Guanidine-I riboswitch aptamer from uncultured Gilvimarinus sp., 110 nucleotides, folded computationally. The model forms 93% of the base pairs in the Rfam consensus. The source organism's lineage runs through Bacteria, Gammaproteobacteria, Cellvibrionales, Cellvibrionaceae and Gilvimarinus.

RNA sequence: AUAGAAAGCUAGGGUUCCGGCAGUGUUAAAAGCAAACACUGUGACUGGUCCGAGAGCUUUCGACCUCCGAUUUUGGUCGAGGUUACACGGCGGGACAAAAGCCCGGGAGA
Numbered sequence: 001a002u003a004g005a006a007a008g009c010u011a012g013g014g015u016u017c018c019g020g021c022a023g024u025g026u027u028a029a030a031a032g033c034a035a036a037c038a039c040u041g042u043g044a045c046u047g048g049u050c051c052g053a054g055a056g057c058u059u060u061c062g063a064c065c066u067c068c069g070a071u072u073u074u075g076g077u078c079g080a081g082g083u084u085a086c087a088c089g090g091c092g093g094g095a096c097a098a099a100a101g102c103c104c105g106g107g108a109g110a
């Protein structure tokens, strides 16, 4: 000095939208039931949309190395292979609708 980046998925997360559930009103007529629509509430509502891992998974790219092959102006280029390790972690704060293993943060600390 480098130990990187992106995408997909998952653990997890809440409630902007959809849906579910509850209530009210209207369509609507004597009463009742059902249906549709609108409004209000609800995430200790399984869900769809959505957010989503440094220490989770997969893939791609990048970087480094090669004692391998081809080519070569012997500087290199292409292909192939290998490596990309390790990692316990608060409180508190922040964003988006809101929360979180997201961000502060491989932080404070151990």
Stems, first nucleotide, its partner, number of pairs: 004061006012051002017048002019045001020042008062084005068079004086106001088109001092104003